[in-house]
Record summary:
The RNA shown here (transfer RNA) has 74 nucleotides and comes from a Jatrophihabitantaceae bacterium. It matches the Rfam family "tRNA". It is annotated as a transfer RNA. Taxonomically the source falls in Jatrophihabitantaceae (Bacteria, Bacillati, Actinomycetota, Jatrophihabitantales). RNAcentral holds the sequence, with entries from ENA.
RNA sequence: GUCCCGGUAGCUCAGCUGGUUAGAGCGUCUCGUUUACACCGAGAAAGUCGGCGGUUCGAAUCCGUCCCGGGGCA
Numbered sequence: 001g002u003c004c005c006g007g008u009a010g011c012u013c014a015g016c017u018g019g020u021u022a023g024a025g026c027g028u029c030u031c032g033u034u035u036a037c038a039c040c041g042a043g044a045a046a047g048u049c050g051g052c053g054g055u056u057c058g059a060a061u062c063c064g065u066c067c068c069g070g071g072g073c074a
Stems, first nucleotide, its partner, number of pairs: 001073007010026004019057001028044005050066005
């Protein structure tokens, strides 16, 4: 330099045939339980879906470009 894969909650990831409201597990917090802790049960918070621009009535999803991580070729 070029090609491929990935970037979504604090962490690991799902969702990518464009359309209900952006989700799960773990973690965190609150309440219950306990003498207390843990386990368990109930609930809650947490996201500019990597940035910008475009297409569209509508974009995490499609297109362009850039950034970051991993890999192949040179």